[in-house]
RNA sequence: GAAGUUCGCCAGGCAACCGCUGAUCACGCAAGUGGUUGGAGGAAAGUCCGGGCCCCACAGGGCAAGAUGCCGGUUAACGACCGGGCACCGCGAGGUGACAGACAGUGCAACAGAAAGAUACCGCCUAAGCCCGACUUUGACGCCGCAAGGCGGCAAAGUCCUUUUCUGAAGAGCAGCUCGCUGCGAUGAAGGAAAGAAAGGGCCGGUAAGGGUGAAAUGGCGGGGUAAGAGCCCACCGCGUUUCUGGUAACAGAAACGGCACGGCAAACCUCAUCUGGGGCAAGGCCAAAUAGGGGAGCACUGGCGUGGCCCGCGUCGCUCCCGGGUAGGCUGCUAGAGGCCGCUGGCAACAGCGGUCCCAGAGGAAUGGUUGCCCACGACAGAACCCGGCUUAUCGGCGGACUUCCCAC
Numbered sequence: 001g002a003a004g005u006u007c008g009c010c011a012g013g014c015a016a017c018c019g020c021u022g023a024u025c026a027c028g029c030a031a032g033u034g035g036u037u038g039g040a041g042g043a044a045a046g047u048c049c050g051g052g053c054c055c056c057a058c059a060g061g062g063c064a065a066g067a068u069g070c071c072g073g074u075u076a077a078c079g080a081c082c083g084g085g086c087a088c089c090g091c092g093a094g095g096u097g098a099c100a101g102a103c104a105g106u107g108c109a110a111c112a113g114a115a116a117g118a119u120a121c122c123g124c125c126u127a128a129g130c131c132c133g134a135c136u137u138u139g140a141c142g143c144c145g146c147a148a149g150g151c152g153g154c155a156a157a158g159u160c161c162u163u164u165u166c167u168g169a170a171g172a173g174c175a176g177c178u179c180g181c182u183g184c185g186a187u188g189a190a191g192g193a194a195a196g197a198a199a200g201g202g203c204c205g206g207u208a209a210g211g212g213u214g215a216a217a218u219g220g221c222g223g224g225g226u227a228a229g230a231g232c233c234c235a236c237c238g239c240g241u242u243u244c245u246g247g248u249a250a251c252a253g254a255a256a257c258g259g260c261a262c263g264g265c266a267a268a269c270c271u272c273a274u275c276u277g278g279g280g281c282a283a284g285g286c287c288a289a290a291u292a293g294g295g296g297a298g299c300a301c302u303g304g305c306g307u308g309g310c311c312c313g314c315g316u317c318g319c320u321c322c323c324g325g326g327u328a329g330g331c332u333g334c335u336a337g338a339g340g341c342c343g344c345u346g347g348c349a350a351c352a353g354c355g356g357u358c359c360c361a362g363a364g365g366a367a368u369g370g371u372u373g374c375c376c377a378c379g380a381c382a383g384a385a386c387c388c389g390g391c392u393u394a395u396c397g398g399c400g401g402a403c404u405u406c407c408c409a410c
Base pairs, nucleotide, nucleotide: 001406002405003404004403005402006401007400008399009398010397012375013374014373015372016371017370018369020039021038022037023036024035025034026033027032041381045392046391048390049389050388051387052386053280054279055278056277060312061311062310063309065276066275067274068273069272070084071083072082073081074080085099086097087096088095089094100271101270105269106268107265108264121211122210123207124206125205129203130202131201132200133160134159135158136157137156138155139154141152142151143150144149161196162195163194164193165192166191173184174183175182176181177180219237220236222234223233224232238260239258240257241256242255243254244253245252246251284332285331286330287329294323295322296321297320298319299318303317304316305315306314339358340357341356342355343354344353345352346351
């Protein structure tokens, strides 16, 4: 100097004039007037969680249903927050996690692929066992076919090939063909006898290492071994069991033993642990006023009703539906709080305790607006409605702290 990570703060300001509203004081019969003082957010939004408060009122027990899901802590509580562990991402500061259980059971994985929780498509081997030399002709048999004919193994004969052996020492010819040349031959021609080895092929089989398919294919990698392979064996890694060490724990490390694997998905059903009564300020309370304590239907103690459903218990004696009529006015709940700020102590921290100080919106069809001037960061997202602790979403611009990486210079 550049690029990042994380935490915190601000959210236009000043002045003048007119206007709105809460509290309080003064004046006034009242309407009202005047003074002093206060008056939207970091998310007030979403209504996603948790509570305070209020009402119902066995809210007690159970089933069902729902929520959360590593460990420890904070809190009124939580699915929040803090710290830690593990896994993944990032060079890193850091970030994310719907993070209990797959041998309790059920279920899912299309297509491709031989095979998806169990196999052999290609390939490799053929060690062990069995069969086979090649060709031609003939014969019967079997299979396919309408037929012609084709295929298959078997038998006989002949020719050729290979191996072994006899013969060949006065030593030996054979084959091709353009008919005198060439090739082969003692490293054994020709002939005889026997066999069908080896190579090669087939059958029966072996294999899951290699290849292919797929998101995923019976742990990985190196070596040995094997006919070829395979934890078949060995070392290392991984996995499992046991023990020890550190830690409150989640976990981490070490050692020993074991060839150990039918894996994945539970943001699938399910199992396990913990938690949950319901409804909500349009809750609820008070006052005033008005009307039609009207009409009809049904259930009724073996019943009905009792703030989500079902059962038991408990309480109570009425309850449900339809038509019609009246009122919807005023006061309250309504803002002094699980409150803010500052300091000290404890704690890594969230936070807690102690002390001091302050009062910081309470409208009620819904209050803060308009004009002018200056400054400036040129103002985005955006307005309380009982209150609070969180989460999530939207967002212009500015300020500050800590930390990481890269480049350059000293």
A computed fold for a 410-nucleotide RNA from Sulfuritalea sp., annotated as Bacterial RNase P class A.
The organism belongs to Sulfuritalea, within Bacteria.
Rfam family: Bacterial RNase P class A. Gene Ontology terms of the family: dimeric ribonuclease P complex, tRNA processing and ribonuclease P activity.